[in-house]
RNA sequence: GGGCGUGUGGCUCAGCUGGUUAGAGCGCACGCUUGAUAGGCGUGAGGUGGAUGGUUCAAGUCCAUCCAGGCCCA
Numbered sequence: 001g002g003g004c005g006u007g008u009g010g011c012u013c014a015g016c017u018g019g020u021u022a023g024a025g026c027g028c029a030c031g032c033u034u035g036a037u038a039g040g041c042g043u044g045a046g047g048u049g050g051a052u053g054g055u056u057c058a059a060g061u062c063c064a065u066c067c068a069g070g071c072c073c074a
Base pairs, nucleotide, nucleotide: 001073002072003071004070006068007067010026011025012024013023019057028044029043030042031041032040033039050066051065052064053063054062
């Protein structure tokens, strides 16, 4: 330099052919349970979806550019 693919809570991921409240597990906080931990149970907080623009009545999902990792080729 060329090609492919990825980017969604702190971490790992789901989200179907664009469709109306963006979820799960782990983690975290609080409560219950315990003599106290661990474990278990319950409740809760935490995201504007890498950035910008575009298409659309409607975008996490489609398109363009940029940014940052990953893989392959040279």